[in-house]
RNA sequence: GCCAUCCCGUAGGGGUGCCUCAUGCGAGGCUGAGAGAAUACCCUUGGAACCUGAUCCGGAUAAUGCCGGCGCAGGAAACGGAGAUGACUACAAU
Numbered sequence: 001g002c003c004a005u006c007c008c009g010u011a012g013g014g015g016u017g018c019c020u021c022a023u024g025c026g027a028g029g030c031u032g033a034g035a036g037a038a039u040a041c042c043c044u045u046g047g048a049a050c051c052u053g054a055u056c057c058g059g060a061u062a063a064u065g066c067c068g069g070c071g072c073a074g075g076a077a078a079c080g081g082a083g084a085u086g087a088c089u090a091c092a093a094u
Base pairs, nucleotide, nucleotide: 001088003086004085005084006083007081008080009079010078011044012043013042014041017030018029019028020027021026050075051074052073056069057068058067059066
């Protein structure tokens, strides 16, 4: 000097499904970071947060993007800051 990670600030993007009971408010169960639109949770271009393809395909389940494929497919939202750690490179001294 450059890069990454952690931290802080401000800003932005995103999802909220399946099943049971119930007249309704609502309550309970499953997976998950998040399933009660909660500033909580996750993600922000080195982008699988999330959307389209999709009323898709295979497997499993009480059921469901529950798991895998699709997917080196197409889209998709950011800047700054002090310090610490790590890697690489350059210069100087010994």